[in-house]
Context: one part of a larger RNA
RNA sequence: GACGAACGCUGGCGGCGUGCUUAACACAUGCAAGUCGAACGGGUGCUCAGGGCUUGCUCUGGGUGUUAGUGGCGAACGGGUGAGUAACACGUGAGUAACCUGCCCCCUUCUUUGGGAUAACGUCGGGAAAUCGGCGCUAAUACUGGAUAUUCUGGCUUCACUGCAUGGUGGGGUUGGGAAAGGUUUUUCUGGUGGGGGAUGGGCUCGCGGCCUAUCAGCUUGUUGGUGGGGUGAUGGCCUACCAAGGCGGUGACGGGUAGCCGGCCUGAGAGGGUGUCCGGCCACACUGGGACUGAGACACGGCCCAGACUCCUACGGGAGGCAGCAGUGGGGAAUAUUGCACAAUGGGCGGAAGCCUGAUGCAGCGACGCCGCGUGAGGGAUGACGGCCUUCGGGUUGUAAACCUCUUUCAGUAGGGAACAAGGCUUUCGGGUUGAGGGUACCUGCAGAAGAAGCGCCGGCUAACUACGUGCCAGCAGCCGCGGUAAUACGUAGGGCGCGAGCGUUGUCC
Numbered sequence: 001g002a003c004g005a006a007c008g009c010u011g012g013c014g015g016c017g018u019g020c021u022u023a024a025c026a027c028a029u030g031c032a033a034g035u036c037g038a039a040c041g042g043g044u045g046c047u048c049a050g051g052g053c054u055u056g057c058u059c060u061g062g063g064u065g066u067u068a069g070u071g072g073c074g075a076a077c078g079g080g081u082g083a084g085u086a087a088c089a090c091g092u093g094a095g096u097a098a099c100c101u102g103c104c105c106c107c108u109u110c111u112u113u114g115g116g117a118u119a120a121c122g123u124c125g126g127g128a129a130a131u132c133g134g135c136g137c138u139a140a141u142a143c144u145g146g147a148u149a150u151u152c153u154g155g156c157u158u159c160a161c162u163g164c165a166u167g168g169u170g171g172g173g174u175u176g177g178g179a180a181a182g183g184u185u186u187u188u189c190u191g192g193u194g195g196g197g198g199a200u201g202g203g204c205u206c207g208c209g210g211c212c213u214a215u216c217a218g219c220u221u222g223u224u225g226g227u228g229g230g231g232u233g234a235u236g237g238c239c240u241a242c243c244a245a246g247g248c249g250g251u252g253a254c255g256g257g258u259a260g261c262c263g264g265c266c267u268g269a270g271a272g273g274g275u276g277u278c279c280g281g282c283c284a285c286a287c288u289g290g291g292a293c294u295g296a297g298a299c300a301c302g303g304c305c306c307a308g309a310c311u312c313c314u315a316c317g318g319g320a321g322g323c324a325g326c327a328g329u330g331g332g333g334a335a336u337a338u339u340g341c342a343c344a345a346u347g348g349g350c351g352g353a354a355g356c357c358u359g360a361u362g363c364a365g366c367g368a369c370g371c372c373g374c375g376u377g378a379g380g381g382a383u384g385a386c387g388g389c390c391u392u393c394g395g396g397u398u399g400u401a402a403a404c405c406u407c408u409u410u411c412a413g414u415a416g417g418g419a420a421c422a423a424g425g426c427u428u429u430c431g432g433g434u435u436g437a438g439g440g441u442a443c444c445u446g447c448a449g450a451a452g453a454a455g456c457g458c459c460g461g462c463u464a465a466c467u468a469c470g471u472g473c474c475a476g477c478a479g480c481c482g483c484g485g486u487a488a489u490a491c492g493u494a495g496g497g498c499g500c501g502a503g504c505g506u507u508g509u510c511c
Base pairs, nucleotide, nucleotide: 001510002509003508005507006506007505008504009503012374013373014372015371016370017369018367019366020332025330026329027328029327030326031325034073035072036071039070040069042067043066044065045064046063047062048061049060050059051058052057080285081284082283090209091208092207093206094205095204096203099202100201104198105197106196107195108194110192111191112146113145114144115143121136122135123134124133125132126131152177153176154175155174156173157172158171159170160169161168162167182190183189211257212256213255218248219247220246223245224244225243226242227241228240229239230238260282261281262280263279264275265274266273267272287308288307289306290305291304310321311320312319313318338364340363341362342361346360347358348357349356350355377407378406379405380404387398388397389396390395411452413447414446415445416444417443421438424435425434426433427432455500456499457498458497459496460481461480462479466495467494468493469492470491476483477482
C1' cells in the first nucleotide's frame, strides 16, 4: 500500500459498488420453462340462425371464448457452484485433404399418389395412493407404402487440372439407392422436400507455455508399432483378432501432495513476487456411482433407467424426492443480506400477431463491508469571564474557545411542483389516445431555526505529541528495545497535547 475481511469503541446524509472465503452439509414452503387453436380431432362456456316440436327439450349449422390430449419448437440457452482435474483442462499459435452445424441469410429444384393406426373420448375393471389394464370410436404438418428427381449417395469405367503426403477438385459414360405437408384472413402470406453456398456454433489433432516433492528412480502388456475387421459425424489401440517387441525416463518418467485455467487484480521504479472474490472467456460438476434414450446439439441441474446412502407418504401390498437456480430454514463458523416489486426497459423461448412465460434482467430492502462526495456552521468577539488543570503563588494554560453580536440554511425536516428512461407496441373518427416496477423517486421552489448530527487511537525511543496525582517488580503495559522494587513523560486516572476523522484502532493475509 492492498482486502469478498472479522473484532472493539463510535456512528449524520447521499452516490456507486459489494456481501457463506467455513459444511460440493441437510433442506420445510413458494416461485425459477414454457409456448403455439394460423398443425389436429374432441370436451366445454356464451351467442345467433334454421328444423323437429310434447313449449322447453332435442337435432343441424355459423360466430366467439377456453384447453386436458396428439403434434411442433424450446427445454443442451439463460442461472449456480469449484467438488474433481497437473490434463490438449486452460492460454497462445497452427492444422482438419479426417469432421458436424436446428433456427438465420443467398441461389436453385420439387411439393405426386395411396394406406393402416393411436391418444384424447366412451365403457368395464384393478389400486390406499402413485398410477395401470381390457374392449370400442377418431384426426393431423403424427406414422407409413409407392411414383418421380439433380451437381446427393454407392459400385464399375474414362478424361482434365492440382497439392508437402495420405490425396483433392471438376467433367463424361453406365448401373443401383434415396424426398415432401399442409395451414390461413384465399390479393396473398407462411410452411414442407432435395441440392449448393454463407454465417454462427462446435468436435478432433498438434507446437509452445504456466505448482511443490528424489525421504517417489525406475515405469508400462492395449503397453509401443503393424495388418485385417469393428465403431464414430470424423482421425486414432477408440475397440477386437493376429503378428512384432517395443514405448517412456535425471531436459525428472512413474508415484505422492496441492490446485479449476485465463483476461485480469494487488504490490513494485522495473524485473519480479502474490493472487484468480466481483465482471468477461473457457472447462468441469448437478445427492453418490454407473448407463444409455430422444435430439441439429446432452450422456442432459429443475428428463429417463439401475444401484447406493438419506428423507418423506402408506391401507404394509407399494410409492415419492434431490436448492452447487431466487428468496428462506437448520447446522458449521470470527463472519456474509429480503421467504420484496416488475416484466416498464435490455435480452431470451414460443407465436403471423396480439400476447404468454422469464427469481435472466431492471429495481427496491438490509450491512460504514469498500471507494468517493457532503455536513455537524460562518464572521466578529478579551475584563483574556466562570469552572477545570498546573504553579516558583507572581501567574500560566484550556482560549476567540465560550458567553454575547451580526449572518447563512447545504444535508436532514416540512409544504408545493415534478421528470428523462418510451425506442417500440397497441389503438384510432388519422386530430389523437394509451403503455413506467423503480416512484410522487431524482430534481426544482418555498418555510422555520444554529436549529437534529464527533468520535477513535496515541503522547519513553523508533514516532508527531508532557505535566500532576495514585500505585510501589504489586496492579499492570509491551510491535521491537524494554517500563514498574516511593519523586514512573512507559502502569491507572485527570488536565493538556499530537494524529486521523464518520470513522478510528486491533487481528489475519499478500507485496
Predicted 3D model of a 511-nucleotide part of an RNA (small-subunit ribosomal RNA, 5' domain) from an uncultured bacterium. It matches the Rfam family "Bacterial small subunit ribosomal RNA". RNAcentral holds the full RNA, with entries from ENA and SILVA.